[in-house]
Molecule: transfer RNA
Organism: Hypoxylon rubiginosum
RNA sequence: UCCGGUAUAGUGUAAUGGCUAACACAUCUCGUUCUCAACGAGGAGCUCGGGGUUCGAUUCCCUGUACCGGAA
Numbered sequence: 001u002c003c004g005g006u007a008u009a010g011u012g013u014a015a016u017g018g019c020u021a022a023c024a025c026a027u028c029u030c031g032u033u034c035u036c037a038a039c040g041a042g043g044a045g046c047u048c049g050g051g052g053u054u055c056g057a058u059u060c061c062c063u064g065u066a067c068c069g070g071a072a
Stems, first nucleotide, its partner, number of pairs: 001071007010025004018055001027043005048064005
């Protein structure tokens, strides 16, 4: 320098055009318990930045950034 892939709660992953964005762990509150753990109930918290297509974008397109892999 070129090619491909990835980017979603604190962490790991879902969601292939209809979003009120889901699950597990973690975290907070409450209950059970003498206490802790465990268990149960509930809460808070997320789509990498910019632009485009569309009635509607996490999803499709362009570009940038970061990371991973490959070629030279």